[in-house]
Molecule: transfer RNA
Organism: chicken gut metagenome
RNA sequence: UGGAAUAGCUCAGUCGGUAGAGCAAUCGUCUCGUAAGCGAUAGGUCGCAAGUUCAAGUCUUGUUUCCAG
Numbered sequence: 001u002g003g004a005a006u007a008g009c010u011c012a013g014u015c016g017g018u019a020g021a022g023c024a025a026u027c028g029u030c031u032c033g034u035a036a037g038c039g040a041u042a043g044g045u046c047g048c049a050a051g052u053u054c055a056a057g058u059c060u061u062g063u064u065u066c067c068a069g
Stems, first nucleotide, its partner, number of pairs: 001068005008023004017054001025041005047063005
């Protein structure tokens, strides 16, 4: 100097307009039973602190950690 930080994990999120998917978890279904399959549910101060705005994951500033130079 550049990039990254969003659910337990891996990651999306368009021109700023109610935060999502897969896997995992829980419950149900199926089975003699387990796994797989199928259905449903829950789970988030979007790293932290400010600013701008009617409204910020998204824009601006500072800062922390990690990666690369």